The RNA shown here (c-di-GMP-I-GGC riboswitch aptamer) has 87 nucleotides and comes from a Caldilineales bacterium. It was read from a public genome assembly, where an Rfam model found it. The prediction has a mean pLDDT of 83.

RNA sequence: CACGAUAAAGGCAAACCUUCUGUGAAGAAGGGACGCAAAGCCACGGGUCUUGCGCCGUCAGGGGGCAAGAUCGCCGGGUUGCCGUAU
Numbered sequence: 001c002a003c004g005a006u007a008a009a010g011g012c013a014a015a016c017c018u019u020c021u022g023u024g025a026a027g028a029a030g031g032g033a034c035g036c037a038a039a040g041c042c043a044c045g046g047g048u049c050u051u052g053c054g055c056c057g058u059c060a061g062g063g064g065g066c067a068a069g070a071u072c073g074c075c076g077g078g079u080u081g082c083c084g085u086a087u
Stems, first nucleotide, its partner, number of pairs: 003084002011036002016031006034073001040079003044076003047071007055063002
């Protein structure tokens, strides 16, 4: 450098529940573990979602655009890093 074991040490914590914040997506704290080798960090590209305002179509579901946001536990990219040497 690469790799990630039916191993060891340490770590994170989905759903769900409670309280709080937010119009909302969601977030914070506590409980709780489905999972995770970057499930650490960065919204950079795409995706998904929310709110607001136009447009198209229609009066019925809808389609698409702009703006501001959410999500890094959707994928990719960037960056930093613990343990181990079974392979």